RNA sequence: GCAGUAGGCCGGCUUGUCGCUUGCAUCCUUGUGAUGUAUGAGGAAAGUCCGGGCAACGCAGAGCAUCCCACUUCCUAACAGAAAGUUGUCCGCGAGGGCAAAGUAACGCAGAAGAAAAGAACCGCCACGGCCUCGUGCCGCGGUAAGGGUGAGAAGGUGGGGUAAGAGCCUACCGGCUCUGUGGUGACACAGAGGCCGUGCGUCUUGGGAGUUGUAAGGUCAUGUAAACCGGCGUUAUGAGGGUAGCUCGCCCAAGCCGGAGGGUGGACCGCUAAAGUGCGCAUGGCGACAUGCCACUCAGAUAAAUGACAGGCACCUCCCCUACAAGGGAGGCACAGAACCCGGCUUAUAGGCCAACUGCGCUC
Numbered sequence: 001g002c003a004g005u006a007g008g009c010c011g012g013c014u015u016g017u018c019g020c021u022u023g024c025a026u027c028c029u030u031g032u033g034a035u036g037u038a039u040g041a042g043g044a045a046a047g048u049c050c051g052g053g054c055a056a057c058g059c060a061g062a063g064c065a066u067c068c069c070a071c072u073u074c075c076u077a078a079c080a081g082a083a084a085g086u087u088g089u090c091c092g093c094g095a096g097g098g099c100a101a102a103g104u105a106a107c108g109c110a111g112a113a114g115a116a117a118a119g120a121a122c123c124g125c126c127a128c129g130g131c132c133u134c135g136u137g138c139c140g141c142g143g144u145a146a147g148g149g150u151g152a153g154a155a156g157g158u159g160g161g162g163u164a165a166g167a168g169c170c171u172a173c174c175g176g177c178u179c180u181g182u183g184g185u186g187a188c189a190c191a192g193a194g195g196c197c198g199u200g201c202g203u204c205u206u207g208g209g210a211g212u213u214g215u216a217a218g219g220u221c222a223u224g225u226a227a228a229c230c231g232g233c234g235u236u237a238u239g240a241g242g243g244u245a246g247c248u249c250g251c252c253c254a255a256g257c258c259g260g261a262g263g264g265u266g267g268a269c270c271g272c273u274a275a276a277g278u279g280c281g282c283a284u285g286g287c288g289a290c291a292u293g294c295c296a297c298u299c300a301g302a303u304a305a306a307u308g309a310c311a312g313g314c315a316c317c318u319c320c321c322c323u324a325c326a327a328g329g330g331a332g333g334c335a336c337a338g339a340a341c342c343c344g345g346c347u348u349a350u351a352g353g354c355c356a357a358c359u360g361c362g363c364u365c
Stems, first nucleotide, its partner, number of pairs: 001361005007355004012314007020040001022038006028031001042336001046347002049345005054214004061249004066210005071085003075081001086101006102205002106203005122148002124144003128140004156174006175196001177194007218270004229260005241253003277297003281294005316333006
């Protein structure tokens, strides 16, 4: 210098004119009033995927079903989240990145191919016997699972010894399992000893957890009508209907309920922003996520929806001219995007710029 990896931050500034929301103050002609002043959309506000706060139902529940999590430790209000790690596997020269993780006691499947899918012999190898055309032949019986074939997977792998030929039969190095010792909070790691066990997928099993719905939740006030009409079921127990995800049982309330057509209203306020709050603050502890303490701050609450429009300059980016470079000039561009009860995560989108660390390549000293 170029190319990358993982992480953090910014993503506009300023002047003028005009306009808008809310709070406060003053004034008056009390109005969607005037003036002044302060404030006013994010890192994701998006998705609605998780977890909560809060609200309503139930206070009578039980069972079934359904769903979620699943290596270890730790953080958190909590989480299917985050931090740090362990083991396995894949990608990358590397810094690094991705995926997975309880269990196999039981049951099922594994089509097709193949001799055979769990304990097996097609080709092959070897010993014995027989026949013969004496050939690396044919037949019978026995041994074999090292070689070959089929397959996603074929009785742990490779080398050597051994054998009639072979085989963990023996041995060395690996692999898995069990036990012991050491280290670690732990998952596990290392060392030693002993044996040599089938594979994949699913059902299932084990342990832990989950009440539901959701701010259009849920409340208060005002206005107004039709408290009428039609149909069905029911009316003191032979209980219609209801009791906030589903089914069954149970329990409770109950004289009305369900449906049709029609009528009235659809307005105001609360919930609604002081919080698991914010700070490139400070100190202590921790590898870290983060925790504790101190100091300081208060930064939208709209309700069809305000937070803006216009003009100029600057910053940043791209290209061109000029130039040794810089400086200068010209043209164009300036990302994703918009609160609606709030908070913590996850996922997705994002022009461009900055910070420090690490990796690879090249050059120079």

A computed fold for a 365-nucleotide RNA from Mediterranea sp. (in: CFB group bacteria), annotated as Bacterial RNase P class A. A source record names the gene rnpB. Of the family's consensus pairs, 96% are formed in the model. The sequence is in RNAcentral, with records from ENA.